Background: Model confidence (mean pLDDT): 75 of 100. Predicted 3D model of an 80-nucleotide RNA (c-di-GMP-I riboswitch aptamer) from a Deltaproteobacteria bacterium. NCBI's taxonomy places the organism under Bacteria, Pseudomonadati, Myxococcota, Myxococcia.

[in-house]
RNA sequence: CAUUCGAAACGGCAAACCUCGCGCGAGCGUGGGACGCAAAGUUGUCGAUCCUCGGGAUGCCGAGAUAGCGACGUGUCGAA
Numbered sequence: 001c002a003u004u005c006g007a008a009a010c011g012g013c014a015a016a017c018c019u020c021g022c023g024c025g026a027g028c029g030u031g032g033g034a035c036g037c038a039a040a041g042u043u044g045u046c047g048a049u050c051c052u053c054g055g056g057a058u059g060c061c062g063a064g065a066u067a068g069c070g071a072c073g074u075g076u077c078g079a080a
Base pairs, nucleotide, nucleotide: 005078006077012037013036017032018031020029021028022027035068041074044072045071046070047069048066049065050064052063053062054061055060
């Protein structure tokens, strides 16, 4: 230095729920809140699930949502 790995530290993020608002909906934003997270960093790629609309005989295709559904990639910390 790199890989594996996941102790510690500096920190970071923020589930459910509630307030207000947005959306046809899945859901999202704001404030509180803290279930948890070595990435629960980012979303670059692929898949999965969900919602609504359109097409279609079915399969499916297009648009949308979830990144705290998974894999890969990339990046952060540094004990054994």